[in-house]
Context: one part of a larger RNA
C1' cells in the first nucleotide's frame, strides 16, 4: 500500500468540549472548478500489426504504411451528482414556555447514633485477645452500668434488579446559588449539524508540597504466637496516610474489557421518569388499566458470530468521521524529546532470541 480487524485471539484514547480537517437536510435560479463527450496538438526510437526488399531459406535485418493506452495542453459543448454564489424551506439542530423526577455540581448551617478521650458515680477482681496461648491491660480500682463534657470521622435501617451524571463518581437533614437530560406544548432561529488530528478541561485509590486536624482504622516499624524458618497468615501496640484548605501530580481489570453520530429492522415481560385518555374511588399528592415518548434490565425472531453468546443504547443491515492492531519474548525497556518538586508520566525503538 491493496486488503483485513479491534467483547473474549494483537487492536476502542479514562471521560467530554472543541480548532483545523473530513462529511452532510429539502427546493428553485445562475455558474461550469471538479465531472462526461467532441475536436486539435503532442505523445522520441526500438517493440506491435500488414505490405515489400534482403542475407540461397529461416530466425534476424531494411524500408514503407497503420496502430500506439494514459497523460498533459488549447479550444468547443453538455450540466444529472459535488463544489462555488444568490433566493427561500422546516422533517435535523437550537432557543423559548409548561408541569414533574433525580445520592448532579459547589457552599453554609444543622442533626444523629457509634467510637474515643477526661469528670463525677455506684462497684471488685479480672479484663481483653484466640484454633489454644503469650504480648498488653488491671487493686495508684481496669472491664462492666449511669450521668455528663469534650473530640474527629462518619451518615445505619429506608435501600432496589432503583435514581443522577461525560467519565471518575454521588446516599442524614435544611437552605443558597449552579448545571443537564425526559415528557408536554409546537411560539421562534432557520442546516445554525456529525465526527474530531493538534489543542483544552475534568479525572477513584495512592503518591508529593504547605498550613491545619487527627477518633477510628491502618502501609512501614515494635513486640507476642506458629513454624524446620516466618522479614507472612492469628494476636497487642502503632507511624506516614486515611479528614479540611490551597496546589502538584494525570494513573487503575479508570471494565459492559464493547469509540461517536443518523436511519431501518419480530414480539413478550419487569421497572423509573412524564404526557393523553378510561374505570374505580373512601374524592386524597389514592388504587387499577390502554396507548404514546424517554430511560434501566431482562427473555427472544430475524439476522450475526470461531463459539460463548449479541439481539431496536446490537456485536444485524447501510452510512459519516476519528483512534487503534499486524507472531512470543526482548519492552512499556533503552535513548532522544516534552511534562512533573519528585515519586514518575507522556511519546517509543533495535540488537538478540524463538
Nucleotide at each position: 500500500u491493496u486488503g483485513g480487524g479491534u467483547c473474549u485471539a494483537a487492536a476502542a484514547c479514562a471521560u467530554c468540549c472543541g480548532u483545523a480537517g473530513c462529511u452532510u437536510g429539502u427546493u428553485c435560479a445562475c455558474c461550469a472548478a471538479g465531472u462526461u463527450c467532441c475536436u486539435u496538438g503532442u505523445g522520441a526510437a526500438a517493440u506491435c500489426u500488414c505490405g515489400u526488399g534482403u542475407c540461397u531459406u529461416a530466425a534476424g535485418c531494411a524500408c514503407g504504411a497503420g496502430g500506439c493506452g494514459a497523460g498533459c495542453a488549447a479550444g468547443g459543448a453538455a450540466u444529472a451528482c459535488u463544489a462555488g454564489u444568490g433566493a427561500a424551506c422546516u422533517a435535523g439542530a437550537g432557543a423559548c414556555c409548561g408541569g414533574g423526577a433525580g445520592a448532579c455540581g459547589u457552599a453554609a448551617g444543622a442533626a444523629g447514633u457509634a467510637c474515643g478521650u477526661c469528670c463525677g458515680a455506684a462497684g471488685u477482681a479480672g479484663c481483653g485477645g484466640u484454633a489454644a496461648a503469650a504480648u498488653g491491660u488491671g487493686u495508684u480500682g481496669a472491664u462492666c452500668u449511669c450521668g455528663g463534657a469534650c473530640g474527629g470521622a462518619c451518615u445505619a435501617a429506608c435501600a432496589a434488579u432503583a435514581g443522577c451524571g461525560a467519565a471518575g463518581g454521588c446516599a442524614u437533614c435544611u437552605u443558597a446559588c449552579g448545571a443537564g437530560a425526559a415528557c408536554g406544548g409546537u411560539u421562534c432561529u432557520g442546516a445554525c449539524a456529525g465526527u474530531a488530528a493538534g489543542g483544552g478541561a475534568u479525572g477513584a485509590a495512592g503518591g508529593c508540597u504547605a498550613g491545619g486536624g487527627g477518633c477510628g482504622c491502618a502501609a512501614a516499624g515494635u513486640g507476642g504466637a506458629u513454624u524446620a524458618g516466618a522479614u507472612a497468615c492469628c494476636c497487642a501496640u502503632g507511624u506516614a496516610g486515611u479528614c479540611c484548605u490551597a496546589g502538584c501530580a494525570g494513573u487503575a481489570a479508570a471494565c459492559a474489557c464493547u469509540g461517536c453520530a443518523c436511519a431501518c429492522u419480530a414480539a413478550a415481560c419487569a421497572u423509573c421518569a412524564g404526557u393523553a385518555c378510561c374505570u374505580c374511588c373512601u374524592c386524597g399528592a389514592g388504587a387499577g388499566g390502554u396507548a404514546u415518548u424517554g430511560g434501566u434490565g431482562c427473555u427472544g425472531c430475524a439476522g450475526g458470530g470461531a463459539a460463548g453468546c449479541c439481539g431496536a443504547a446490537g456485536a444485524g443491515u447501510g452510512u459519516g468521521c476519528u483512534a487503534c492492531c499486524u507472531g512470543g519474548g526482548g519492552a512499556g525497556u533503552a535513548u532522544a524529546g516534552c511534562c512533573g518538586c519528585a515519586a514518575g508520566g507522556c511519546c517509543g525503538a533495535a540488537a538478540c532470541u524463538u